Record summary:
A computed fold for a 117-nucleotide RNA from a Crocinitomicaceae bacterium, annotated as SAM riboswitch aptamer (S box leader). Its mean pLDDT, the model's own confidence on a scale to 100, is 78. Rfam family: SAM riboswitch aptamer (S box leader). For this family Rfam cites "The S box regulon: a new global transcription termination control system for methionine and cysteine biosynthesis genes in gram-positive bacteria" (Grundy and Henkin, Mol Microbiol, 1998). About the family: The SAM riboswitch is found upstream of a number of genes which code for proteins involved in methionine or cysteine biosynthesis in Gram-positive bacteria.
RNA sequence: AACUUAUUAAGAAAGGUGGAGGGACCGGCCCUAUGAAGCCUUGGCAACCUGCUCAAAUUCAAAAAGAUAGAGAAAAGGUGCCAAUUCCUGUCAAACUUCGGUGAGACGAGAUAAGUU
Repeated sequence: AACUUAUUAAGAAAGGUGGAGGGACCGGCCCUAUGAAGCCUUGGCAACCUGCUCAAAUUCAAAAAGAUAGAGAAAAGGUGCCAAUUCCUGUCAAACUUCGGUGAGACGAGAUAAGUU
């Protein structure tokens, strides 16, 4: 970097440094000198992976032990995250409509995790 799968309406910020941008992109709408991004420190959220407990069915087995779906608790380790639903939107579109539009839902895009190449 590409691909696959899962999740994406919940949750969680202070200090220092820095000095004008930021919210992926488009159109909006917001945040920001009452201090943006970035960096550092400390704290927190969550529970994807890992580790822990239980464990149907199946396999092996004399038994025990072990492996996977699943369930549970925790937060030690690996990531991630801590304005606004992924801030809304984009393509298709049920339905409604005062015919201007509104828009369920599906898909896409993005993000994160795990795995593969």